[in-house]
């Protein structure tokens, strides 16, 4: 010093003037209960408020609980959480010299699909060029010959080449006529067995001659986990207006006491509705005349609540290897709906570009210009993603110099 | 704010792991005097964009862009 790696924090500061918006005081109008207005004192966007991918809370669908099937998700161990597809630590494969970094990472010997084109052959393999070479034939040799060439089927092989994303383990040695796991060694791979380790899995030994080819982000298997809709959820006030119309669906409807006594009312049973993926089932609870689905029409664009104290946040200590817990004191931090958080101006600072002027040639000082990203609550909380000018800390790795 | 759907050729749509298609529309050419018809030939394509799973991706997964369609109350 040049190039990387990982992790964390910030995302301008300060005044001033003019605004906005919440809440508290205060004065002051005011129909005295909502409200306008003036001062003041306090609070007013993020790290991702975003995408709406996952998880929850919290409201409704009557509640709770049980079984089965569909359906959708999730997939190495363990551990942390309210919970998750999140996070820490490992463990297995991959990848880089390396710090580190990726990985939907159960099952393909339970089935089924499907593997295009090429190419003999592509899923209970198969012979295109090849390789071998008994008979037989040909041919050499002066001659025989159980010899040498060459030819050689419907025989023998898969080593080599050829195709392909992939060719039924790989490397060597041996053996063969040629070859082959045919045999041996290593490695793979399957199995049993020991040892470690909570586990994933890791070693080590025996044992099988290799049968078993990808692919599940194809469909299926196995384990596990899930009810739907969503603050435009829901509550309550108020104005309006036709408490309309159509279509299509629906069990029982008894008995019993009381009061009444013409129709009726009230409780108790019996039967029936009321669902949150279908279906059954068990408890409560509620309803039983008229309800419910779907569609067409009709008013109305007010208000209050849900709202923001929360798995809140820093700070300190403690356990833990981390994620994460524990405790102890502190603090209150936006709640807007034509949606408030804004604008100018002026100093510092950061960063680019230009000039001029020192220099030890690394840089440093002046002046002048320009630029300041991504983007903004909408009930709230835990992640995950994706966008981001530049700034800063802390660790670590390789490679050049020098000491 | 929320909850769903889509993007293939210039236009409107097929295609759902194995060479990207049709219809209309462009071009040439033939038919006519000439133009429409009509016949015959052709061009034209980052399947919105990137990663990834596969031997291979319009398609199957995940992000990203962009469009477009629903929900408000009351009787």
């Nucleotide at each position: 010093u040049c190039a990387g790696c990982c992790g964390g924090u910030c995302g301008a500061a300060c005044g001033g003037c003019c605004g906005c918006u919440g809440u508290c005081g205060u004065c002051g109008g005011g129909u005295u209960g909502a409200c306008c207005g003036g001062c003041g004192g306090c609070g007013g966007a993020g790290g991702a408020a975003a995408g709406u991918c996952c998880g929850g809370g919290c409201u409704c669908c009557a509640u709770g609980g049980a079984a089965a099937c569909a359906c959708g998700g999730u997939g190495g161990c363990g551990g942390c959480u309210a919970a998750c597809g999140g996070c820490c630590g490992c463990c297995g494969g991959g990848g880089g010299c390396g710090a580190c970094c990726c990985c939907a990472g159960g099952g393909a010997a339970a089935g089924u699909g499907c593997c295009a084109c090429a190419g003999a052959a592509a899923g209970c393999a198969a012979a295109c060029c090849g390789c071998c070479g008994a008979a037989g034939c040909g041919u050499c040799u002066c001659a025989c010959g159980c010899g040498g060439c060459g030819u050689g089927g419907c025989a023998g092989c898969a080593a080599g080449g050829g195709u392909g994303a992939a060719a039924g383990g790989g490397u060597g040695c041996g053996g063969u006529a040629a070859g082959a796991g045919c045999g041996c060694a290593c490695c793979g791979c399957g199995g049993c067995g020991g040892c470690g380790g909570c586990g994933a899995c890791g070693u080590c030994g025996c044992c099988g001659g290799c049968a078993c080819g990808g692919u599940a982000a194809a469909c299926c298997c196995c384990a596990c986990c899930g009810g739907g809709a969503g603050c435009a959820a829901g509550a309550c006030c108020g104005a309006a207006u036709a408490g309309g119309g159509g279509c299509g669906g629906u069990a029982g409807c008894g008995c019993a006491c009381a009061g009444g006594c013409u129709u009726c009312u009230g409780u108790g049973c019996a039967a029936g509705g009321c669902u949150c993926g279908u279906u059954u089932c068990c408890a409560u609870g509620c309803c039983u005349g008229a309800c419910c689905g779907c569609c067409c029409g009709g008013g109305u664009u007010g208000g209050u609540u849900g709202c923001u104290c929360g798995a809140g946040g820093g700070c300190g200590c403690c356990a833990g290897a981390a994620a994460u817990g524990g405790c102890g004191g502190c603090c209150c931090c936006a709640g807007a709906c034509g949606a408030a958080u804004g604008g100018c101006c002026g100093u510092u600072g950061c960063g680019g570009c230009g000039a001029a002027g020192a220099u030890c040639c690394g840089u440093c000082u002046u002046c002048g210009c320009c630029a300041g990203a991504c983007a903004g609550a909408a009930c709230c909380c835990g992640g995950c993603u994706u966008a981001c000018a530049g700034a800063c800390c802390g660790g670590c790795u390789g490679g050049c110099a020098c000491a | 704010g929320g909850g769903c759907g889509g993007u293939u050729a210039g236009c409107u749509c097929a295609g759902u792991g194995g060479u990207a298609g049709a219809g209309c529309a462009c071009u040439u050419c033939g038919u006519u005097g000439a133009c429409a018809u009509c016949g015959a030939a052709g061009g034209g394509g980052u399947c919105a964009c990137a990663a990834g799973u596969u031997c291979g991706a319009a398609c199957c997964u995940u992000g990203u862009a962009c469009c477009g369609c629903c929900c408000a109350c009351c009787a």

Predicted 3D model of RNase P RNA and transfer RNA as a complex of 478 nucleotides. It holds a member of the Rfam family "Bacterial RNase P class A". It is annotated as a ribozyme.